[in-house]
RNA sequence: ACAAGAUAAAGCCAAAGCCGCCGAGAGACGGCGACGGAAAGCCACGGGUCUUAAGAGAAAGCCGGGUUGCCUAG
Numbered sequence: 001a002c003a004a005g006a007u008a009a010a011g012c013c014a015a016a017g018c019c020g021c022c023g024a025g026a027g028a029c030g031g032c033g034a035c036g037g038a039a040a041g042c043c044a045c046g047g048g049u050c051u052u053a054a055g056a057g058a059a060a061g062c063c064g065g066g067u068u069g070c071c072u073a074g
Stems, first nucleotide, its partner, number of pairs: 002074001004072002012037002017032004022027001035061001041067003045064003049058003
């Protein structure tokens, strides 16, 4: 550097649910929790989804794409 992700190791994240809190809502944030995750880090760019009367928003743990990155058998 390339490829791959072991019944490895060190760490990391945290679904549902419950509590608090913010929001009209989708949902956000904090705590407990652990179903899972190798980008379940980040970016709404394409598709799709959700909220909203609409302007406009939400979600990266729906799929694709972009970008950065830990460890390791080869």